[in-house]
Molecule: Glycine riboswitch aptamer
Organism: marine sediment metagenome
RNA sequence: CCCUGCGGGAGAGUCCGUUUGAUCGGACGCCGAAGGAGAAACGAACCCGGAAACUCUCAGGCAACCGGACCGCAGGG
Numbered sequence: 001c002c003c004u005g006c007g008g009g010a011g012a013g014u015c016c017g018u019u020u021g022a023u024c025g026g027a028c029g030c031c032g033a034a035g036g037a038g039a040a041a042c043g044a045a046c047c048c049g050g051a052a053a054c055u056c057u058c059a060g061g062c063a064a065c066c067g068g069a070c071c072g073c074a075g076g077g
Base pairs, nucleotide, nucleotide: 001077002076003075004074005073006072007071008070013028014027015026016025017024029062030061031060035058036056037055038054042049043048
């Protein structure tokens, strides 16, 4: 550094129709911590390189479940 297991793990919705409810459809709104993208200082300059928990929101998400960056412990390579 990588993998696996266990534990912790945030944010963001309303209206209408439908449904026991979940769901499904529409409209507008919203979130950022899967992923993706951007690029500061710096590298002499140009090209180029260039991190993020910052920025964007393509994707994903806005009851629960799942997922979840990151943290802790254990084991393996």